RNA sequence: GCACUCAUAGCUCAACGGCUAGAGCAUCGGUCUUCGGAACCGAGGGUUGGGGGUUCGAAUCCCUCUGAGUGCG
Numbered sequence: 001g002c003a004c005u006c007a008u009a010g011c012u013c014a015a016c017g018g019c020u021a022g023a024g025c026a027u028c029g030g031u032c033u034u035c036g037g038a039a040c041c042g043a044g045g046g047u048u049g050g051g052g053g054u055u056c057g058a059a060u061c062c063c064u065c066u067g068a069g070u071g072c073g
Base pairs, nucleotide, nucleotide: 001072002071003070004069005068006067007066010025011024012023013022018056027043028042029041030040031039049065050064051063052062053061
């Protein structure tokens, strides 16, 4: 330099172009317990990496930039 893959909650990951973007762990609160842990119940937490485009509608499709990984030279 070229090609491909990836970027979504604090972490690990889901999500046919269409319902309010969800789950587990973590955090916080409650029940329980002498206290803690475990268990159970509940809550908060997201400009879906940045910008632009297509579409009635984009996390999803296209372009570009940034970052990470793999392969080739």
Predicted 3D model of a 73-nucleotide RNA (transfer RNA) from Methylacidiphilum fumariolicum SolV.
Rfam family: tRNA.
NCBI's taxonomy places the organism under Bacteria, Verrucomicrobiota, Methylacidiphilae, Methylacidiphilum (ex Ratnadevi et al. 2023), Candidatus Methylacidiphilum fumarolicum.
The RNAcentral record of the sequence draws on ENA, GtRNAdb and Rfam.
A source record names the gene tRNA-Arg-TCG-1-1.
The prediction has a mean pLDDT of 80.
The same sequence occurs in records of 6 taxa.